[in-house]
Parts: sequence; C1' cells; structure tokens
RNA sequence: CCAGACGGUCGGAUGGCUGCUCUUUAUGUCUUCGGACAUGAAGGGAGGAAAGUCCGGGCUCCACGGAAACACGGUGCCGGGUAACGCCCGGCGAGGGUGACCUUAGGGAAAGUGCCACAGAAAGCAAACCGCCUGAUCCUCUUCGGAGCAUCGGGUAAGGGUGAAAGGGUGCGGUAAGAGCGCACCGCGUGCUCGGAGACGAGAACGGCAUGGUAAACCCCACCGGGAGCAAAACCGAAUAGGGAUGGCAGGGCAGCUCGACUGUCCAGGCGCGUUUCCGCGUCGUCGUCCGGGUAGGUUGCAAGAGGCGUCCGGCAACGGGCGUCCCAGAUGAAUGGCCAUCUAUCGUUCGCAAGAACGUGGACAGAACCCGGCUUACAGGCCGUCUGGUAUU
RNA sequence: GGGGGUGUAGCUCAGAUGGUUAGAGCGCUGGCCUGUCACGCCAGAGGCCGCGGGUUCAAGUCCCGUCACUCCCGCCA
Repeated sequence: CCAGACGGUCGGAUGGCUGCUCUUUAUGUCUUCGGACAUGAAGGGAGGAAAGUCCGGGCUCCACGGAAACACGGUGCCGGGUAACGCCCGGCGAGGGUGACCUUAGGGAAAGUGCCACAGAAAGCAAACCGCCUGAUCCUCUUCGGAGCAUCGGGUAAGGGUGAAAGGGUGCGGUAAGAGCGCACCGCGUGCUCGGAGACGAGAACGGCAUGGUAAACCCCACCGGGAGCAAAACCGAAUAGGGAUGGCAGGGCAGCUCGACUGUCCAGGCGCGUUUCCGCGUCGUCGUCCGGGUAGGUUGCAAGAGGCGUCCGGCAACGGGCGUCCCAGAUGAAUGGCCAUCUAUCGUUCGCAAGAACGUGGACAGAACCCGGCUUACAGGCCGUCUGGUAUU
Repeated sequence: GGGGGUGUAGCUCAGAUGGUUAGAGCGCUGGCCUGUCACGCCAGAGGCCGCGGGUUCAAGUCCCGUCACUCCCGCCA
C1' cells in the first nucleotide's frame, strides 16, 4: 500500500430571528376560594433504533387452601451472569475459511409407532440381476488331458450396475470363489485408568462389528409456564334515559289476595301510525324532591429509575460492589417546528500528471405515549482501536 | 393493546399427510379459418412459489427470522 476479520463510537456544528409544549416564577383580571385565563421572564424538550411487538420482567386487576398428576405451550451440550429470559459471557463438540475468525434447535433412534419417492434383484425380521466359484444332466468340439453352450441346484456381498443411503473402510494373508474368516492401521462399541468443576479430552485393554437415516414426523426424558393488560386500575363526577325511595294530583265496574291506590281484566281516556270519521294495530299514569350505580369529562397511575455520568476495586468476560456527582421529554385530534448566515460530510461538473482548487447541491433510517432488560429489522456517512493474509522497501 | 388470514404465470385461483417435469381458467404470441374482423380450431411462450437462512437424500409444503397487504375485537347503552 492492497484485500479482509472483529469490536466500539458518533448520527451534522455554531450563531440570530420567530413559533409549539411542559415546569417554575412575576404581574393583572375573574373566582364556586379549589383554581382558571392573559401577558412577561427563566429553565427542560426524541432515538440508536423511540420501529416490529418476537421473548423476559416490574406494576395493576381477576382467579386460586397447599402440593402433585394429566392436557396444552415452550426450552434443550457444559459452567457462569442476571430481577428474569428463548438474552449475554466463557468453554466443549461438530462444520467452514490459507488466516484473523465465522456458523451451530447441539438431549434420546439397543422404549414403541410411522416414513424412506424414482431407480434398483433387494430399502429394514435385508437382498442373488449381471458376475465369480462349484455339482448334476444334455449337446457340440477335441491334440482324448479337457474346453465350450444351455438347463437345474448350491456357495459367494470381493467386482459391475441402481440409489441420498446396499449391514464398517484400506492393505496383506487366506479360500474352490469369497467373507472380520485371520492379522495390521483407522473407525465403532464396552467397561477401566488418568486429566478437567463439567460438557469433554487422552491412554492402554477387550469385543470381530452387533446398533442405516429421519424426532425442525409422532413420541420419550429433564426443566419452565394461572389469566388479562395503563383502553390495567383507583378517585371525583354533568346532561339524557333507566332503577329505588318519598310527596301531591289523577275515571268507573268486576275478580283475586298478603287487604296496599297491590295484581289481573273490561269499558273509558292520552300518545303514535295508517290523510280525516268509522275501524284496526302499537303503546301508556302524571308532576315534583331526594338517593345510589354509571356514561361523557376530569384527576391520579405518570416520570428518582433493575436511572445516567465519572472513578476505584473484584472477575478472562458477561457482570458485581464501593465512592462521588446529576435530575434529564411528559403530549392526549397528540408539542419538540420554520427561516437566515457561516462552517463541515456526501454527491455532481470543470480545471490539474498529481496533491488539490473553483462552482453547485445539501444531510441516512426514522418520531416518545406506563416503565425497564433483551432480540430482530431499517440506516447517507464519519471516527477510533485490535488483529489476519498478500505485496514492496529497509 | 390483543387475535387471525393471505402472498404461487400479466389477472383470478388449485396444489390434504414432503417425492421425480408446479397446474387450471381468462389474457398474450404464432398459425389455420374468413374478402376483413370477431367467434371457433391448433400450437406455443410465460413461474426460481413475497424475501433470507436452516432441517432433510429431497422443501411451494417442515422450522426460524423478516417484509408487505388485509380482516376482526375492546368502553357504554
């Protein structure tokens, strides 16, 4: 210098003018004396993701005597961190990369069930298509030793072929041909010894190989989980309608009973609809006072917290502890904006061999809504640190 | 705040328990038919199944993440 890996951090800066919202405060007006409104001043005012709402908690209400089991859902190597987690850190195993480093749902397939298409002889209590070896029979040839073709039977998983996968792999021996049949190495399994806190690793021994794959198929094992959510929940509480109590007023007859203006029924009456009458249908005490529930609305919840920053100590780290210091958004049809100037990043054009210069443009993703810890996703570009490979020079 | 559904050809939809080459209708292209157009007949093109990973011999289908669209519920009477 080129290419790359990992981690952290910032997310335009400064000034002026002018708005919006919250808090405090001063003055004025009004007041139901709680406060409200207006004007002025001072101070605070988005994020690393405020997002998706995928996990975990705080908080609130509901349910529940305790524990266990079943069902359902989730998690799944080991150790640690944490309020907790499916998150984070450090390790182990496996896989990838020349390397820095990266990825990993990574318990159980000798408890049981299911599935393994096509191809292939055979696909899960394995299997004989070709081939190889061998026996019998028939035929042909013959140099009379045998050789060959066909049929039937037996042996054989070394070779061919099929497949993702064919019941360990390579080599030597062995055999009629073969075969863990025997041996060596590798793999696998079993128990043992050593190291480690553990996952696991190493070693030597024994076993001749049994136990194909799939659990992101059912399932088994271990562990975890009550439900709903700030529109939770609490308090204050208008109008209308409906409920209860009480008082006044309001037609008649009959029947029932608990003997009350209680209930039922008929007639009469009011109101509404069909244009009116007749007729039909539906509906009905009226006026006032008080009470409680509850809606709109308002207040709280709601901003001091698993809080931020600095520093020291412990720890490889995640993280924990001590000390100091700071108070840092709180809207609710929902504030945090707009304009101007200078500078700066990016981008474009021109000039220049280059370093660079001039002009123009002009800021990515995105906006809190009860609050935290994570994950995931989006993001112009800048800065810092550690490390790897290559090349060149010394 | 909570719960569900969909994404496959230009459009509308199939594809049940993973399996060989993903289909249908309409539309599109070419040819035939006709004096010409339409209708009709014949043939054909067009898909990496929203996107990115993973499991598996094998993924449109199973699992995880993510994006977009869409529907429903909430309080009172």
Molecule: RNase P RNA; transfer RNA
Organism: Rhodospirillales bacterium